[in-house]
Context: one part of a larger RNA
RNA sequence: CUGGGCGUAAAGCGCGCGUAGGCGGUUUGACAAGUUGGGUGUGAAAUCCCCGGGCUUAACCUGGGAACUGCAUUCAAAACUUUUAAACUGGAGUACGGGAGAGGAGAGUAGAAUUCAUGGUGUAGCGGUGAAAUGCGUAGAUAUCAUGAGGAAUACCAAUGGCGAAGGCAAUUCUCUGGACCGUAACUGACGCUGAGGUGCGAAAGCGUGGGUAGCAAACAGGAUUAGAUACCCUGGUAGUCCACGCCGUAAACGAUGACAACUAGCCGUUGGACUUUCGAGUUCAGUGGCACAGCUAACGCAUUAAGUUGUCCGCCUGGGGAGUACGGCCGCAAGGCUAAAACUC
Numbered sequence: 001c002u003g004g005g006c007g008u009a010a011a012g013c014g015c016g017c018g019u020a021g022g023c024g025g026u027u028u029g030a031c032a033a034g035u036u037g038g039g040u041g042u043g044a045a046a047u048c049c050c051c052g053g054g055c056u057u058a059a060c061c062u063g064g065g066a067a068c069u070g071c072a073u074u075c076a077a078a079a080c081u082u083u084u085a086a087a088c089u090g091g092a093g094u095a096c097g098g099g100a101g102a103g104g105a106g107a108g109u110a111g112a113a114u115u116c117a118u119g120g121u122g123u124a125g126c127g128g129u130g131a132a133a134u135g136c137g138u139a140g141a142u143a144u145c146a147u148g149a150g151g152a153a154u155a156c157c158a159a160u161g162g163c164g165a166a167g168g169c170a171a172u173u174c175u176c177u178g179g180a181c182c183g184u185a186a187c188u189g190a191c192g193c194u195g196a197g198g199u200g201c202g203a204a205a206g207c208g209u210g211g212g213u214a215g216c217a218a219a220c221a222g223g224a225u226u227a228g229a230u231a232c233c234c235u236g237g238u239a240g241u242c243c244a245c246g247c248c249g250u251a252a253a254c255g256a257u258g259a260c261a262a263c264u265a266g267c268c269g270u271u272g273g274a275c276u277u278u279c280g281a282g283u284u285c286a287g288u289g290g291c292a293c294a295g296c297u298a299a300c301g302c303a304u305u306a307a308g309u310u311g312u313c314c315g316c317c318u319g320g321g322g323a324g325u326a327c328g329g330c331c332g333c334a335a336g337g338c339u340a341a342a343a344c345u346c
Stems, first nucleotide, its partner, number of pairs: 004317003007300002012314001014201004021194003025088006033081002035077008049065006091191001092188003095184004103177007110154001115149007125136002162169002206247006215241002220236004258313006266291011295302002319346003328339004
């Protein structure tokens, strides 16, 4: 070098965009770099191999041959790869016509509920639990009615439903804006795939500055429980949760399943288009689910949304612990993150 793997055993980067690189559709011509064949030169001797010879044999020595799988040069071949010229439309993209959507950003508005405040009615309890107590209440609570304030979240619709690359996205209206899908087949004519580095996005928690704070609630306090109870339960309650701007860059960031393309029985739902219809249904494209054949798998299971059969490119794995740690470097305000060992031990 070749050879094995990555759903659950070790192993798919959290997810995009994209540089270098790798790989790349159909047809014809050219060139001949890769590729293939022949010639010539060279490839020291010894060694190795074959046939002989010499030491009694062997090791050893020795003659001849083959070989030296290589390199250079030359002649030729042209299927494949490269290069080049011309062309094509199936990949990719554009245009036009449609409908769907919690996709994103900003601004406004609405109703229910909790809490608080004020006022009315009203009187002795309320609250809470397995049971209680702390707590609240005759300074009038709880309950109930009216009015007001403020913050946060949007019941029903609602769905194995939709959208998004992922994280994620749910009242409603307006403005701005991204993507996908279907249909037409008008245009471009391989413009493609992947992607080391790089760069952007990235839940929650956390951090900085300034606001906001209804409910909930780490920490904390008290009451219980208990042998104890730094908990589970209860009463309170501050950061935080919310907003703006800036950091952090991690998650069981999960489908524990990288991306793209092709091929390989069916059946049953469902979302969005298009076509057709005898209005029952049927065909087709793109999604999203449940079964199930071949095949695969250690089994579980997967099965046209593959973990099947193949191709291209990237990432990653190599016994357990030590350890995702130390040291160094880079990043960060910090918390810490990324990269990443060894001794030793079983």

Predicted 3D model of a 346-nucleotide part of an RNA (small-subunit ribosomal RNA, central domain) from an uncultured bacterium. The full RNA is in RNAcentral, with records from ENA and SILVA.